[in-house]
RNA sequence: GCCGUUGUAGCUCAGCUGGUAGAGCACGUCCUUGGUAAGGACGAGGUCACCGGUCCGAAUCCGGUCAAUGGCU
Numbered sequence: 001g002c003c004g005u006u007g008u009a010g011c012u013c014a015g016c017u018g019g020u021a022g023a024g025c026a027c028g029u030c031c032u033u034g035g036u037a038a039g040g041a042c043g044a045g046g047u048c049a050c051c052g053g054u055c056c057g058a059a060u061c062c063g064g065u066c067a068a069u070g071g072c073u
Stems, first nucleotide, its partner, number of pairs: 001072007010025004019056001027043005049065005
C1' cells in the first nucleotide's frame, strides 16, 4: 500500500430480508432471612464509533473517516 471482519447499556453479546433497541452479568429499590449469601419482583442506564447520502422512515442499505483485528504484498 491492497483486501476482509468487527465497533450496539459499565462488561460479554443478540438484533443487520429497513418500521423507532433487547438478553445475561453488574448496579439501585423492595420482598424473603435472626443476619449474610442465594432466590423473587420492579427499576435506572444507549445521540447503536463518527460524518454524509438514499428513503415517509436507517443500528440495519450506500460512500467516506477513525479505531481494533486478520490476511496479502
Annotation: A computed fold for a 73-nucleotide RNA from a Candidatus Moraniibacteriota bacterium, annotated as transfer RNA. Its Rfam family is "tRNA". Rfam classes the family as a transfer RNA.